[in-house]
RNA sequence: GGCUGCAUCGUCUAAUGGUCAGGACACAAGUUUUUCAACCUUGGAACGUGGGUUCAACUCCCACUGCGGUCA
Numbered sequence: 001g002g003c004u005g006c007a008u009c010g011u012c013u014a015a016u017g018g019u020c021a022g023g024a025c026a027c028a029a030g031u032u033u034u035u036c037a038a039c040c041u042u043g044g045a046a047c048g049u050g051g052g053u054u055c056a057a058c059u060c061c062c063a064c065u066g067c068g069g070u071c072a
Stems, first nucleotide, its partner, number of pairs: 001071007010025004018055001027043004048064005
């Protein structure tokens, strides 16, 4: 340099183009307990950036950025 895959809460991960982006762990508060832990309840928290297509984009297309694979 060519080709190719991936990018979503703090971490891991889901979501057929269709109307609050879901779950687990973690975190915070509460319940319970003499206390802690555990259980239970509740809460906050995310679509890499910029364009395009579309009535509608996490999803499709292009470019960029970052990470990985492969060929030379």